[in-house]
RNA sequence: GGAGUUGGCCAGGCAGUCGCUGUCGGAAGCCGUGCUAUGCGGCGCCCGAUAGAGGAAAGUCCGGGCUCCGCAGGGCAGGGUGCCAGGUAAUACCUGGGCGGCGUGAGCCGACGGAAAGUGCCGCAGAAAAUAUACCGCCCCAGCACCUUCCAGUAAGGUCGGGGGUAAGGGUGAAAAGGUGCGGUAAGAGCGCACCGCGCCGGUGGUAACACCGGUGGCAGGGUAAACCCCACCCGGAGCAAGACCGAAUAGGGGCCUGAUGGUGUUGCCCGCACCGGGCCCGGGUAGGUCGCUCGAGGCGCGCGGUGACGCGCGUCCCAGAUGAAUGACUGCCCCAGACAGAACCCGGCUUAUCGGCCGGCUCCCGCU
RNA sequence: GCGGGUGUAGUUUAAUGGUAAAACUGGAGCUUCCCAAGCUUCUGACGAGGGUUCGAUUCCCUUCACCCGCUCCA
Numbered sequence: 001g002g003a004g005u006u007g008g009c010c011a012g013g014c015a016g017u018c019g020c021u022g023u024c025g026g027a028a029g030c031c032g033u034g035c036u037a038u039g040c041g042g043c044g045c046c047c048g049a050u051a052g053a054g055g056a057a058a059g060u061c062c063g064g065g066c067u068c069c070g071c072a073g074g075g076c077a078g079g080g081u082g083c084c085a086g087g088u089a090a091u092a093c094c095u096g097g098g099c100g101g102c103g104u105g106a107g108c109c110g111a112c113g114g115a116a117a118g119u120g121c122c123g124c125a126g127a128a129a130a131u132a133u134a135c136c137g138c139c140c141c142a143g144c145a146c147c148u149u150c151c152a153g154u155a156a157g158g159u160c161g162g163g164g165g166u167a168a169g170g171g172u173g174a175a176a177a178g179g180u181g182c183g184g185u186a187a188g189a190g191c192g193c194a195c196c197g198c199g200c201c202g203g204u205g206g207u208a209a210c211a212c213c214g215g216u217g218g219c220a221g222g223g224u225a226a227a228c229c230c231c232a233c234c235c236g237g238a239g240c241a242a243g244a245c246c247g248a249a250u251a252g253g254g255g256c257c258u259g260a261u262g263g264u265g266u267u268g269c270c271c272g273c274a275c276c277g278g279g280c281c282c283g284g285g286u287a288g289g290u291c292g293c294u295c296g297a298g299g300c301g302c303g304c305g306g307u308g309a310c311g312c313g314c315g316u317c318c319c320a321g322a323u324g325a326a327u328g329a330c331u332g333c334c335c336c337a338g339a340c341a342g343a344a345c346c347c348g349g350c351u352u353a354u355c356g357g358c359c360g361g362c363u364c365c366c367g368c369u
Numbered sequence: 370g371c372g373g374g375u376g377u378a379g380u381u382u383a384a385u386g387g388u389a390a391a392a393c394u395g396g397a398g399c400u401u402c403c404c405a406a407g408c409u410u411c412u413g414a415c416g417a418g419g420g421u422u423c424g425a426u427u428c429c430c431u432u433c434a435c436c437c438g439c440u441c442c443a
Stems, first nucleotide, its partner, number of pairs: 001365010012334007020052007029043005054340001058351002061349005066239004073271004078235005083097005098112001099110004113230002118228002120224003135170002137166005145159005150153001178196006197219001198217008243291004253282006262276004284442002298317008335338001370439007379393004387423001395411005416432005
């Protein structure tokens, strides 16, 4: 210098004018109460100060807080997770480790339990798709038939059909019954041996996943569990339109269905528990306010413990809370010319979208010293 | 905001993980003097991306689009 990998951060800036929402202070005025203490409470034109979207606010895919439901008790069903250990409020997330794969490397990726518990499926092709089997081939046997050769035979070789052996080789397929090599054999074959792989047993290290070592068995036996399933662990349901309170108004009404071996109760079925109605349609009223609502598993800094995720302690800060729903518009200047995109109860993750820029760690290659 | 569901030819629906089927529509031809009807034939699709699998419309994940329901009183 180039290429790459990884972690973190920022998300146009400045100034002016006019608006919008919240909070605080002032305040013309209005309302209620009270009945003359000019008190208390509420609203408030206007003025001033101050704050005002995100890293994803998104998808709603997970996990929790919070609230309500007859307490969340049991069984079945159903759903989820799936190497090991730890972190955490919790997780399907994160960290560290193991194993497998990719990369020269830094590093990245992995739904990564079980197919010798059972069942199912494996189209076409192929002999055979799972109790193994034999199309071509290879080899042996006996002898009938035919052909060739010459040493003329109970000979040798070949062709065709017959009986048997084999799984080396060919061929099919995504996948073919351990692989490579040597021996062995009529040809072959774990038939025997060596190494690799696999199963079982033992030992060592490690919390464990697992790794290594030794012995032993010629070898159990295809794939698929994001097919049913088995094993281990986890899960009550609903969601801020949850829910609580105040106020206003109306017809607390009608029709049909169902109904006490029943029905309803916030998942399906059964038991248990509580209650006595329940479902659909029509009709009537109101479209007001307050709380929940934002101080929180909160941010920042320092120290300590831990490989790390993270935890503990101290100090410091307050940082949107709307409800037709604010966070904007215009002008000027500057630059590297500005992407994706807008809170709605709140957090922790994941995933997806995203112009560009800054900082740090590490790796490889080239050049120079 | 919250919850649920659905995506297959132009439209309405099918399909056990194994060449995506049917009806209507559309194009062409036959028939007719012409049209309609009828007959023959053709075109045309799994919303998109990735994964599991030998193989995916189907199973799983992500994403996009569309649809439905949900206020309070009595």